[in-house]
């Protein structure tokens, strides 16, 4: 200098549930609450999940399908406190 990240401090984030608002829904903001997380801080650029108003197919039940959505699914890309073996 880079990898790694045990214990220790200073701290940081905020599932679900309930309440209110957006949206067809997924889900998102806010309040309340911690399950938990060393990036559970950013990013939708790759897989993957999720939903399907509209549209399409169908006798009907439904089935297809993202431009929509998930960063706390998983990579990558950027950046951040302490740091032992």
């Nucleotide at each position: 200098c880079g990898g790694a990240g045990a214990a220790a401090a200073a701290g940081g984030c905020a599932a679900a549930c309930c309440u209110g608002c957006c949206g067809a829904a997924a889900g998102g903001c806010a309040g309340u609450g911690a399950c938990g997380c060393a990036a559970a801080a950013c990013u939708a650029c790759g897989g993957g999940u999720c939903u399907a108003c509209a549209g399409c197919u169908a006798a009907a039940g439904a089935g297809c399908c993202a431009u929509g959505a998930c960063a706390g699914c998983c990579g990558u890309g950027u950046u951040g406190c302490u740091a032992a073996a």